The prediction has a mean pLDDT of 80. This is a predicted structure of an 82-nucleotide RNA (transfer RNA) from a Patescibacteria group bacterium. Its Rfam family is "tRNA". By type it is a transfer RNA. The sequence was found in a public genome assembly.
RNA sequence: GGCCGGGUGGCGAAACUGGCAGACGCGCAUGGUUUAGGACCAUGUGGGGAAACCCUUGGAGGUUCGAGUCCUCUCCCGGCUA
Numbered sequence: 001g002g003c004c005g006g007g008u009g010g011c012g013a014a015a016c017u018g019g020c021a022g023a024c025g026c027g028c029a030u031g032g033u034u035u036a037g038g039a040c041c042a043u044g045u046g047g048g049g050a051a052a053c054c055c056u057u058g059g060a061g062g063u064u065c066g067a068g069u070c071c072u073c074u075c076c077c078g079g080c081u082a
Stems, first nucleotide, its partner, number of pairs: 001081007010026003019065001027045006046055003058074005
């Protein structure tokens, strides 16, 4: 250089044929329970905002009523190949 796979909340990881982004698990927060801790149970947990609402899938464009998903360029990681 060429080809293939990947990048999504704090972490891992889903999202089918383009149709509510973040299910599920871990972690964390508060409460319960306990002498205390662990375990267990309940509720909550991406960012901004008082709220309404806005933003968010590595970055930038494009297609579409609608994009994590399709197309183009690009950055990074892994593999194969010369």